[in-house]
Molecule: transfer RNA
Organism: Muribaculaceae bacterium
RNA sequence: AGCGCGGUAGAGCAGUUGGUAGCUCGUUGGGUUCAUAUCCCAAAGGUCGGCGGUUCGAGUCCGCCCUGCGCCA
Numbered sequence: 001a002g003c004g005c006g007g008u009a010g011a012g013c014a015g016u017u018g019g020u021a022g023c024u025c026g027u028u029g030g031g032u033u034c035a036u037a038u039c040c041c042a043a044a045g046g047u048c049g050g051c052g053g054u055u056c057g058a059g060u061c062c063g064c065c066c067u068g069c070g071c072c073a
Base pairs, nucleotide, nucleotide: 002071003070004069005068006067007066010025011024012023013022019056027043028042029041030040031039049065050064051063052062053061
């Protein structure tokens, strides 16, 4: 060089046939407790790796590029 699978919140991961992006943990605030932990409630946090294209509409489809892992030699 070639081939395959990934990149989505601080971390680990979902996301169906294209229709306003979610789960667990964590963080913050409140409740509970003499207090801490546990438990309960709520909130914040995402230009979905980058740039273009298709479409009324793209995390999803197409092209190129960047990057991680693996295969082949």